[in-house]
RNA sequence: UUCUUAUCAAGAGCGGUAGAGGGCCGGGCCCGUUUGACGCCGCAGCAACCGAUAGUAAAUGGGAAUCGGUGCUAAUUCCCGCAGGUUAAUUCCUGGAAGAUAAGAA
Numbered sequence: 001u002u003c004u005u006a007u008c009a010a011g012a013g014c015g016g017u018a019g020a021g022g023g024c025c026g027g028g029c030c031c032g033u034u035u036g037a038c039g040c041c042g043c044a045g046c047a048a049c050c051g052a053u054a055g056u057a058a059a060u061g062g063g064a065a066u067c068g069g070u071g072c073u074a075a076u077u078c079c080c081g082c083a084g085g086u087u088a089a090u091u092c093c094u095g096g097a098a099g100a101u102a103a104g105a106a
Stems, first nucleotide, its partner, number of pairs: 001106008013043005021031003025081004044073003049069005056062001077098001082095004
């Protein structure tokens, strides 16, 4: 990098650093420009995909704890971008595509 499978409406922030952009792209909308965003670092936290252990248990399972490997901590994956249906509607619904994360494979 590619492929396969699963999940994506919930959850979880402070400090330091840095200095104008950032949320992939387009449209919208939003965050931020000394009330300092994005990023990076530290600590803290959330979650429970994988491994281990203990316990419950016997359902090709459910719930939950500790340690380890990841992940995540503005907005539904911020919304739409393709197709179908639907509405008075620029309304709403479903699916797909793309993306993210995990596990496995090449």